[in-house]
RNA sequence: GCCGACAAAGGCAAACCUGCCCAAAGGCAGGGACGCAAAGCCACGGGUCCUCGUUUCCUCCGCGACGCCAUCAGCAACGCCACGAAGGGUCCCAAGACCGCCGGGUUGCCGCCA
Repeated sequence: GCCGACAAAGGCAAACCUGCCCAAAGGCAGGGACGCAAAGCCACGGGUCCUCGUUUCCUCCGCGACGCCAUCAGCAACGCCACGAAGGGUCCCAAGACCGCCGGGUUGCCGCCA
């Protein structure tokens, strides 16, 4: 010093489970190990996730209704920012989260290595 071994000494800990915190993403602690040579640290660039607002679309309900039928009980194209609700997708924006997604910054153990 780019490098990285079935080495030595150690380290971390995915999924899942339990408890706590949070609106959520997620975090913390314990258990547990899929993995990791920076799986140490920093949300700096991209990305992903969540939530508020927002654009637009869809579904369903609701309301109105061109009409249909003629049993008078129904069905119903279409419309609804000239303002009804719920759910879902989507554009933009903002707050938050993730460093075990990629890159960047920074610090660092060991040595089959150079």
A computed fold for a 114-nucleotide RNA from a Gammaproteobacteria bacterium, annotated as c-di-GMP-I-GGC riboswitch aptamer. It was read from a public genome assembly, where an Rfam model found it. The source organism's lineage runs through Bacteria, Pseudomonadati, Pseudomonadota and Gammaproteobacteria. The model forms 95% of the base pairs in the Rfam consensus. Its Rfam family is "c-di-GMP-I-GGC riboswitch aptamer". The family is grouped with related families in Rfam's "c-di-GMP_I riboswitch clan". Its family is annotated with cyclic-di-GMP binding in the Gene Ontology. Its mean pLDDT, the model's own confidence on a scale to 100, is 80.